Record summary
This is a predicted structure of a 479-nucleotide part of an RNA (small-subunit ribosomal RNA, 3' major domain) from an uncultured bacterium. It matches the Rfam family "Bacterial small subunit ribosomal RNA". Its mean pLDDT, the model's own confidence on a scale to 100, is 83.

Context: one part of a larger RNA
RNA sequence: UGACGGGGGCCCGCACAAGCGGUGGAGUAUGUGGUUUAAUUCGAAGCAACGCGAAGAACCUUACCAAGGCUUGACAUCCCGCGCAAGGCCCUGGAAUGGUCUUGCAAGUUUACUUGCACACGGAGACAGGUGGUGCAUGGUUGUCGUCAGCUCGUGUCGUGAGAUGUUGGGUUAAGUCCCGCAACGAGCGCAACCCUUGCCUUUAGUUGCCAGCACAUAAUGGUGGGCACUCUAGAGGGACUGCCGGUGACAAACCGGAGGAAGGUGGGGAUGACGUCAAAUCAUCAUGCCCCUUAUGAUCUGGGCUACACACGUGCUACAAUGGCCGGUACAAAGGGCAGCAAAGCCGCGAGGUGGAGCCAAUCCCAUAAAGCCGGUCUCAGUUCAGAUUGAAGUCUGCAACUCGACUUCAUGAAGGCGGAAUCGCUAGUAAUCGCGGAUCAGCAUGCCGCGGUGAAUACGUUCUCGGGCCUUGUACA
Numbered sequence: 001u002g003a004c005g006g007g008g009g010c011c012c013g014c015a016c017a018a019g020c021g022g023u024g025g026a027g028u029a030u031g032u033g034g035u036u037u038a039a040u041u042c043g044a045a046g047c048a049a050c051g052c053g054a055a056g057a058a059c060c061u062u063a064c065c066a067a068g069g070c071u072u073g074a075c076a077u078c079c080c081g082c083g084c085a086a087g088g089c090c091c092u093g094g095a096a097u098g099g100u101c102u103u104g105c106a107a108g109u110u111u112a113c114u115u116g117c118a119c120a121c122g123g124a125g126a127c128a129g130g131u132g133g134u135g136c137a138u139g140g141u142u143g144u145c146g147u148c149a150g151c152u153c154g155u156g157u158c159g160u161g162a163g164a165u166g167u168u169g170g171g172u173u174a175a176g177u178c179c180c181g182c183a184a185c186g187a188g189c190g191c192a193a194c195c196c197u198u199g200c201c202u203u204u205a206g207u208u209g210c211c212a213g214c215a216c217a218u219a220a221u222g223g224u225g226g227g228c229a230c231u232c233u234a235g236a237g238g239g240a241c242u243g244c245c246g247g248u249g250a251c252a253a254a255c256c257g258g259a260g261g262a263a264g265g266u267g268g269g270g271a272u273g274a275c276g277u278c279a280a281a282u283c284a285u286c287a288u289g290c291c292c293c294u295u296a297u298g299a300u301c302u303g304g305g306c307u308a309c310a311c312a313c314g315u316g317c318u319a320c321a322a323u324g325g326c327c328g329g330u331a332c333a334a335a336g337g338g339c340a341g342c343a344a345a346g347c348c349g350c351g352a353g354g355u356g357g358a359g360c361c362a363a364u365c366c367c368a369u370a371a372a373g374c375c376g377g378u379c380u381c382a383g384u385u386c387a388g389a390u391u392g393a394a395g396u397c398u399g400c401a402a403c404u405c406g407a408c409u410u411c412a413u414g415a416a417g418g419c420g421g422a423a424u425c426g427c428u429a430g431u432a433a434u435c436g437c438g439g440a441u442c443a444g445c446a447u448g449c450c451g452c453g454g455u456g457a458a459u460a461c462g463u464u465c466u467c468g469g470g471c472c473u474u475g476u477a478c479a
Base pairs, nucleotide, nucleotide: 001479002478003476004475005474007473008472009471010470011469012468013467015463016462019427020426021425022424023423026318027317028316029315030314031313032312033311034309035308042053043052064304065303066302068300070298073127077126078125079123080122081121083119087101088100090099091098104117105116106115107114108113129293130292132291133290134289138287139286140282141281142280143278145276150189151188152187153186154185155184156165157164158163169180170179171178195270196269197268198267200238201237202236203235204234205233206232209228210227211226214225215224216223241264244258245257246256247255248254320420324379325378326377327376328375329374330373336367337366338365341360342359346355347354348353386417391412392411393410394409395408396407397406433455434454435453436452437451438450439449
């Protein structure tokens, strides 16, 4: 100087407390461990691994296993020889493979030949190739403490020196934020602001958007003329700064209350992550040193596996019902996506879906009925008209192909489950809870992930205690 303390003081955080809803019990989805297996590819491991890499394993992917075949190779550059590629057809085979047929471009030149390019075949080797090892050789990227308020430097001063001071102290703040004081005076990286979004207003612009007033048409609809007032869209501005008033305070910084205001003291949300810590994660995104393989640890193909199942754990979904289930009627979104695409009306089917093809490269058309809600009816406390697992049968769709191993539909079947032990998680407001909608990936496959809006709470006395963190101080046989 640090680190540590079941030392002290001050302070903060959904850290506790106060509340609301869960997890832990059931069924199931998914990930992991274990076990099994020819293989169940690999990585991730307290918080910070476990719906994680994977924004989507039937083949492919695929790295694993079994069987079959290849060896300058599936891919790149160079040399020699030979031939026109691509493509079509047939046979063998599980496929890869093997056999066979026909044959581009340019220049010189002009029957024809030569050369070159592209492409293929044969040969020789240089080499290719490796998701083989090492993340404890590395770059790059990322997690975490933590959006915590810290981490340092120059000069000066003090100390023999390590080092100290500044950065401590008195106030204050979300903040090393600001003020005051002070052997310090300044400065840098962080904080804040500048950026995006949302909330109010003005202005510019009105089509594909809108419709107040005027007119037309209709069973009805901005459907039409017309208009840009309004909504909205998307560009430019304004607006909030403790600016104003009162009080407290040290005449400071600031704090408390108030006015005005759409908004008030960082208005809400996001992006933004200092010096560093964990030899943290990743050699399987990529790059890369060294080591290793080279008729195989490379490459190809068929089938299988990654989907196994006595069990254990994590994360979700659906429930256990009456604030509910079922039936009928009826209302209101936002944000997205669409040409190898989204697909309307109509018709067929109980339905998944089929048929059909208008329109749309989309403020125009489509996906697309939002659902909870509201109105009416029914069920009457039961393992039920709750719950829907499991299983049987019949189908639909995608796709060469749904057996291992897809999703969905209809009929039948109707399991556990009556609110969950010890323990444990999230959340402070348009939040929790609850309700539906969209997107990426994607042929198909979503209870996951990323977004969107609808309805919309309760509680916070307080900081003694638990956890994590910051500052000062104290002890130490630790570094």